Predicted 3D model of a 350-nucleotide part of an RNA (small-subunit ribosomal RNA, central domain) from a marine sediment metagenome. The full RNA is in RNAcentral, with records from SILVA.
[in-house]
Context: one part of a larger RNA
Formats: sequence, structure tokens, C1' cells
RNA sequence: CUGGGCGUAAAGGGGGCGCAGGUGGCUUGGUAAGUCCUAUGUGAAAGCCCGCGGCUCAACCGCGGAAUUGCAUAGGAUACUGCCGAGCUUGAGACGGGUAGAGGCGAGUAGAAUUCCCGGUGUAGCGGUGGAAUGCGUAGAUAUCGGGAAGAAUACCAGUGGCGAAGGCGGCUCGCUGGGCCCGUUCUGACGCUCAGGCCCGAAAGCGUGGGGAGCAAACAGGAUUAGAUACCCUGGUAGUCCACGCCGUAAACGAUGGGCACUAGGUGCCGGGGAGUGUGACCUUUUCGGUGCCGUAGCUAACGCGUUAAGUGCCCCGCCUGGGGAGUACGGUCGCAAGGCUGAAACUC
Repeated sequence: CUGGGCGUAAAGGGGGCGCAGGUGGCUUGGUAAGUCCUAUGUGAAAGCCCGCGGCUCAACCGCGGAAUUGCAUAGGAUACUGCCGAGCUUGAGACGGGUAGAGGCGAGUAGAAUUCCCGGUGUAGCGGUGGAAUGCGUAGAUAUCGGGAAGAAUACCAGUGGCGAAGGCGGCUCGCUGGGCCCGUUCUGACGCUCAGGCCCGAAAGCGUGGGGAGCAAACAGGAUUAGAUACCCUGGUAGUCCACGCCGUAAACGAUGGGCACUAGGUGCCGGGGAGUGUGACCUUUUCGGUGCCGUAGCUAACGCGUUAAGUGCCCCGCCUGGGGAGUACGGUCGCAAGGCUGAAACUC
């Protein structure tokens, strides 16, 4: 390389958009590039293979054939693919009418709690633990009442729920804004799918500048525990956590399962929409789309399990794997302020 694979054994890129590339629905005409057939030329000889023959056999050698899977030219075929033309509506998109939602961004605002400050009441404790101690408190704490300030997060509703491409999104109101689903079938007429490179998004931590800082809390300090205790427990506590702008670009970024289309038993729950039936009816019965769960048939699987939300059956495109360690290291390149990221070996060893 031909292969075989990627839920858990090695292996799905964190996610999206998308150029090139690959790939592509139905009907029809043309063309004949791919494809197929025939003929001719060429494809040196030797060798390989088959047949026959010569050395007493064989090795070896001679003759003939086949093969040389290729290329070129000419003629022909037109199912499939391509190319050119014409058309279609089911794929895709648009349009009209509805609709659910923590989808995103901005501004404002509410209550509970916490801490701190001021004042009142009040007095000797509070706090904390397995038990304690450090700590706080007669300069009046804890508790309790009133007032004020600040920052962060939004109990109940809350769900086995919803939305988003992923990361993720949760008080309330307003503004701006993205996507989905359902119904109609009015329009375009294959405009589709995937996507190396590229561009954009991307939790937490971390970084830069400026703000903010209630609670929590790496580091750090102290108290305990212990043989020790650079921990687990306790009292404190700084970065940080929050905001603005700019970086970083990672993750058990997980469904450890790339995307698209088609096909292949059912049952049941929930969410969003439409239709039909009974009915006054939010109900009820039934049906049909879309989503989200559970169970399960065939089938698949090493098993576990998956099972119309496939890990079943097929096709198209991308990414990735090829024994363990060395190692996601070294070197080089590239990106970054840095931390470091991406790309990514070998010797050696089992």
C1' cells in the first nucleotide's frame, strides 16, 4: 500500500460557517470524454508459463505457442457516469399565517439572605469540634429591634421540563436580535450534501489595563490531629471569583458515539403544533408532524449493551487509529505578553 477499524479495547476533530475538492433527484434531446466491442500497428531478445525436441537423466540448451493485463490509430455500441441543451417538483430555499422557549445582547428594577456601619434593648459569654484550641467579647460581643451601605447570587415555581451548533443559558420589566416548530402549498426550479486549508465561536483556570470586592476562597498564618501532618477538621485570610476592554484556546469540551439522506416491529411517559370524533367545554378518544426519555422486535455486538434519537441495513463526504513505555517529551516550525497551545519524532527498552 492492499486491508481492518474508531460507545467502553488504539482511534470522532470542542463547535459552527464555508472556498477548493469529492459527491449529487426525476424526464428528455445531443455528444461520445469515461465505459464496452472489433480491427491494425506496437508492446526487442532472453526470462516466467504451456507443448515438443537435443545432450544416457537432470541442471543446461533448441524450436513453437501463450503471455506481455499497456499504448496509439481507425471503425462501431450508448445502458451507466461526464459534458452541452430543454423541461419537472418530490430535495433545498423563499413567501403568508400562527406558536413554545433559562437562545443572544443592552438598559432598568425587586425581594430574601450575608457582611459591615449607626442607634436601641440587654449581659457574659459567643463561636467552633469527634472532643478541643487558636479566634471574637466588659473598650459591651453573641442574641434581638430599628435605620443605613455594599457586593454577589436569584429559594419556591423546577421537571425524568425547555432553548441553543457547541461552550452554555434560570428573579422581574422593557428595547434590539438569532434560530426552531406547525399550518397553507403561493413562488424559485436541484439552487443540494460534505468539507482539507481558511475564518469565527469556544466552560473553568490563567494573563494585561482600569474598576469593584459582600460572601466564598488557592497561596499564606495560626489552632488541632499525628510518630510526623508541608493534609483531611477548626479560626483567620490574599490573589481570584464580579464589571469593562483586550488576550489565552484548553477540558472526563462526554452520548467518551462526526455530518447528511434513505430504509427496517411495536409499547409507553413528557414537551411544542395541526386535524378528526363525542361534546357547551379547559377535558376525553383518535390521528398526524417536530422534539425529548424509558422498554423492547429483527438485526448488530467480544460482552456490556444499542435497538426509527441505532451501536441495525445501505450510499456520500470529512476527521482519526495501527502494541506498551520513552512521550504528547525532544528538535524544528508556528501562535501567545507570559503561562503555554498547535504540529510532533527517534535512540533505547519490554